[in-house]
RNA sequence: AAAAGGUAAAUCCGUUUAAAGGCGGAGACGCAAAGCCACGGGUCUAAAGCCGGAAGGCCAUGACAGCCGGGUUGCCGAA
Numbered sequence: 001a002a003a004a005g006g007u008a009a010a011u012c013c014g015u016u017u018a019a020a021g022g023c024g025g026a027g028a029c030g031c032a033a034a035g036c037c038a039c040g041g042g043u044c045u046a047a048a049g050c051c052g053g054a055a056g057g058c059c060a061u062g063a064c065a066g067c068c069g070g071g072u073u074g075c076c077g078a079a
Stems, first nucleotide, its partner, number of pairs: 006031002011026006029066001035072003039069003042064003049058003
């Protein structure tokens, strides 16, 4: 370099969760680690709890690896 293969944003449908979000199907905006791990920062949510007369506020023990670092494993690679 090329080829094979991988993954799948928004949106829609179903399902699950308190929510964020997850999972399945359709779908491709993208991705060379967009495989995996919440370790540091960041972001989202706020059920329980705490505060409050109420409205509401705070809070992760819930999430996000397709936000940035870090760790870890790994495919092809011709002439």